[in-house]
Two RNAs folded together computationally: RNase P RNA and transfer RNA, 457 nucleotides in total.
RNA sequence: GCAGAAGGUCAGGCGUUCGCUGGACGGAAACGUCUGGAGGAAAGUCCGGGCUCCGCAGGACACGAUGGUGGGUAAUGCCCACCGUCCGCGAGGAUCGGGAAAGUGCAACAGAAAGCAAACCGCCGAUCGGAAGGUCGCCAGUCGACCUUCAGGAGGUAAGGGUGAAACGGUGCGGUAAGAGCGCACCAGCAGCUCGGGUGACCGGGCUGGCUGGGUAAACCCCAUCGGGAGCAAGGCCAAGCAGGAGGAAUCAGCGUCUUCGGACGCUGGCGAAUCGGUCCGAUUCGUUUGACCUCCGGGUCGGCUGCUACAGGUGCUGAGUAAUCAGCAUCGCAGAGAAAUGAACGCCCUCGACAAAACCCGGCUUAUCGACCUUCUGUCCGC
RNA sequence: GGGGCGGUGGCGAAGUGGCUAACGCUGCGGAUUGCAAAUCCGCCAUUCGUGGGUUCAAAUCCCACCCGCCCCU
Numbered sequence: 001g002c003a004g005a006a007g008g009u010c011a012g013g014c015g016u017u018c019g020c021u022g023g024a025c026g027g028a029a030a031c032g033u034c035u036g037g038a039g040g041a042a043a044g045u046c047c048g049g050g051c052u053c054c055g056c057a058g059g060a061c062a063c064g065a066u067g068g069u070g071g072g073u074a075a076u077g078c079c080c081a082c083c084g085u086c087c088g089c090g091a092g093g094a095u096c097g098g099g100a101a102a103g104u105g106c107a108a109c110a111g112a113a114a115g116c117a118a119a120c121c122g123c124c125g126a127u128c129g130g131a132a133g134g135u136c137g138c139c140a141g142u143c144g145a146c147c148u149u150c151a152g153g154a155g156g157u158a159a160g161g162g163u164g165a166a167a168c169g170g171u172g173c174g175g176u177a178a179g180a181g182c183g184c185a186c187c188a189g190c191a192g193c194u195c196g197g198g199u200g201a202c203c204g205g206g207c208u209g210g211c212u213g214g215g216u217a218a219a220c221c222c223c224a225u226c227g228g229g230a231g232c233a234a235g236g237c238c239a240a241g242c243a244g245g246a247g248g249a250a251u252c253a254g255c256g257u258c259u260u261c262g263g264a265c266g267c268u269g270g271c272g273a274a275u276c277g278g279u280c281c282g283a284u285u286c287g288u289u290u291g292a293c294c295u296c297c298g299g300g301u302c303g304g305c306u307g308c309u310a311c312a313g314g315u316g317c318u319g320a321g322u323a324a325u326c327a328g329c330a331u332c333g334c335a336g337a338g339a340a341a342u343g344a345a346c347g348c349c350c351u352c353g354a355c356a357a358a359a360c361c362c363g364g365c366u367u368a369u370c371g372a373c374c375u376u377c378u379g380u381c382c383g384c
Numbered sequence: 385g386g387g388g389c390g391g392u393g394g395c396g397a398a399g400u401g402g403c404u405a406a407c408g409c410u411g412c413g414g415a416u417u418g419c420a421a422a423u424c425c426g427c428c429a430u431u432c433g434u435g436g437g438u439u440c441a442a443a444u445c446c447c448a449c450c451c452g453c454c455c456c457u
Stems, first nucleotide, its partner, number of pairs: 001380010012349007020037007039355001043366002046364005051231004063227005068082005083097001084095004098222002103220002105216002120161002122157003127154002130150008138141001169187006188212001190209008235306004244297005252269007270288007313332008350353001385456007394409003402440001411427005433449005
C1' cells in the first nucleotide's frame, strides 16, 4: 500500500427574528419575564420486569415457554466468560447446543434390501446330492471305495459391482472352498472402571470388554427448569345534568261558566314559597291534589384532578472482577401533552446532513439508517 | 392496548414434508366450421410475500421481517 476482522463515537454547528408548548414569578385579565422542550432507534410490540386492580389452602394434571457450563441482573428467551461442533490461512464468525442402547412414527424416487436384517449380479460349491471317465476290490452287480473332470441343484458368502442423502467400522496380514472381527496388529468410535487437570461443561492418559447399537425430537414424545389473569382506556379522588330514594310548610273556603259528569277554567278571600326591600307594611310572580320548589342521601354520566415522570436516573473519579456487572464518593436535574407542543425565515461555516418522532415507566432483542471519524487486530506485498 | 387470520400463474383457488405444484376462468396456438360461437387438444409458476435456518429433501416445519384483512375494549 492492498484486502479484511472486531468494537466504539457523532447524527450538522453558531447567531438574529418570528412562532408552538410544560413550569415558576408578576398581573383582575389580556399578557409579560425567566427557564425546560424527542431518539439511537422514540419504531416493530418480539421477550422480561416495575406499578395497579382482580384472584389465590396445598398438590397433581393439562397448556405454553426455555434447553452446553459457570456467572451477571429486579427479571429475561438478554448480556459476559468458557466448553463442544462447524466455517475461515488468520484476526475471528455461526450455533433452538438435553434425551434416538424409554416407546411410537417417518424416509419419496432408485435399489436385492431403508432399520432388522436381507441377497440382484457376482464369488464358492469344502459338505450333501447329480452326470461322465479312470483305478482298485470282491459276494461280479442298476455293487463298494478312491481319484479326475463337468454343471451349478441343495446350500455357503457379504470381499467386489451397482442404487441412494444414508447400506451395519477402516487399512493390512493371516485364514478359507469362497469369504467374513473368523483371528491378529494399528487406527476411529462406544460402554465400564480408573488416574491427572478444571467450580463446571469438558480436556488429556491408562486398563478391560463386546466387536460397532445409523438419521430425524424446528415429528409425537420423555426429562429438567420456569410461568395466576388483566392492563395507565390499570387504578384513585371530586362531581354538572337526567333518572332514583328520604324528608319538609300549605295542601282550604265561597261564587260563576263549560262539561264527554271524570273534571277543566276564571274571580274573591285565606295559606305557603320566591323576588324587590336595612326591617315591618306593601307590591309582583308562582303554587294550593300531585306535580313543582327546598333540604339531604347513595351510586355515578359529561367533565375536572390524579396516576405523570426523581429514578433498577445521567456524568465523572476510585475500588472489586478476565468481562458482563457491582460498590463507594462527588456532581447534575434533563419533555410530560391530552386531538396532542419542539417549527419557519435569514446570514456565516463545514465533510452539505440518513432513518425517523415520546404518550405509564424501565432493561433487552429485532428492524431502518446519509455519511464521517476513532481504537485494537489479521493476512499479504513492497521499501528501509 | 389486546387477540386472530391470510399472502400460491393475469383472476379465483387446492395442496399440511417426497415423483413434473392440482382444478376452474382468462390469454395464446391448433383442430372443427363457409365464417364465428360452443366443443375438443396443447401451452403459460424456475422468487409459492422476503431473508435465514432444520432436514437427504421445505409452498408445507422453525425464526426474523414486509404487506393486507378481521375481531374485542
Annotation: Its mean pLDDT, the model's own confidence on a scale to 100, is 77. It holds a member of the Rfam family "Bacterial RNase P class A". By type it is a ribozyme.